c-di-GMP-I riboswitch aptamer from a Chloroflexota bacterium, 86 nucleotides, folded computationally. NCBI's taxonomy places the organism under Bacteria, Bacillati, Chloroflexota.
[in-house]
RNA sequence: CCACGAUAAAGGCAAACCAAGGUAAACCUUGGGACGCAAAGCCAUGGGUCUAAUAUCAUACUGAUAAUGAUCGCCAGGCUACCGAG
Numbered sequence: 001c002c003a004c005g006a007u008a009a010a011g012g013c014a015a016a017c018c019a020a021g022g023u024a025a026a027c028c029u030u031g032g033g034a035c036g037c038a039a040a041g042c043c044a045u046g047g048g049u050c051u052a053a054u055a056u057c058a059u060a061c062u063g064a065u066a067a068u069g070a071u072c073g074c075c076a077g078g079c080u081a082c083c084g085a086g
Base pairs, nucleotide, nucleotide: 004084005083012037013036017032018031019030020029021028022027035073041079042078043077045076046075047074048071049070050069054066055065056064057063058062
């Protein structure tokens, strides 16, 4: 340095849920809270999934389709990173 991840050490992040706020929604932010995580740090590049303001089509009610929206704690990939038993 690379790979790897221990009944190690120091720490870190924070699911569901609750409150307040943002948003058309998905979802996000802040505080509380811990299900878990060795990258559960960052990136929307590929795929998957979610939503449909708006647009188009159909239409009796309404429905269907489509991201430019979202999700990195869905998978893959890229970048960066603490420690050091084996």